[in-house]
Molecule: c-di-GMP-I riboswitch aptamer
Organism: Chloroflexota bacterium
RNA sequence: UUCCGAUAAAGGCAAAUCUGCCGAAAGGCAGUGGCGCAAAACUGCGGGUCUAAAGCCGGGGAAAGGGCUAUGAUGGCUGCGUUGCCGGA
Repeated sequence: UUCCGAUAAAGGCAAAUCUGCCGAAAGGCAGUGGCGCAAAACUGCGGGUCUAAAGCCGGGGAAAGGGCUAUGAUGGCUGCGUUGCCGGA
């Protein structure tokens, strides 16, 4: 430097649930918890998925309800990229 993750050690992260807070929602943050994870670290670009406040369209006397839409969200959905612990070859 490259490849691999069967074993061991040191440690790391933390799904669902419940509680509080934030948010229109999706979801996020903190605590709880321990499903899992060798990149479950990062998020620049691409794809996927979720949501639809505002906006637009429809509607109608008005309102409600309805449709479209990301600028919102998801790296624990994923490809490329970047960084990286331990062990082995």